[in-house]
RNA sequence: UUACGAGAAUAGCAAACUUGUCGAAAGAGAAGGACGCAAAGCCACGGACCUAAGGGAAAGAACUACGGCAGCCGGGUUACCGAA
Numbered sequence: 001u002u003a004c005g006a007g008a009a010u011a012g013c014a015a016a017c018u019u020g021u022c023g024a025a026a027g028a029g030a031a032g033g034a035c036g037c038a039a040a041g042c043c044a045c046g047g048a049c050c051u052a053a054g055g056g057a058a059a060g061a062a063c064u065a066c067g068g069c070a071g072c073c074g075g076g077u078u079a080c081c082g083a084a
Base pairs, nucleotide, nucleotide: 004082005081012037013036017032018031019030021028022027035071041077042076043075045074046073047072049068050067054064055063
C1' cells in the first nucleotide's frame, strides 16, 4: 500500500414508530426513538423497485419519469482503527 474485518479500542450513522414541515404522490427533511450498519459516507452510471403531477384520450382504466430509492444489487469515489 492492497485485500480482509476481533465478543479490540475510539468516534459515527439511525430502521420501525410518534409529532410537526415540504411534496400530487412515492418520498424527503427536523425533533424524539434504536432495528440494525465497517462505508447504513458521497454519486442515480447499469439493473430492480416505488410513485404518476404532467402527457396523450371526451372521460375512466391502463401506460409513461423529467419525480424518488444509495438501509435492494452491481459500479464509481473518499475515509477511521488494526487482532487473525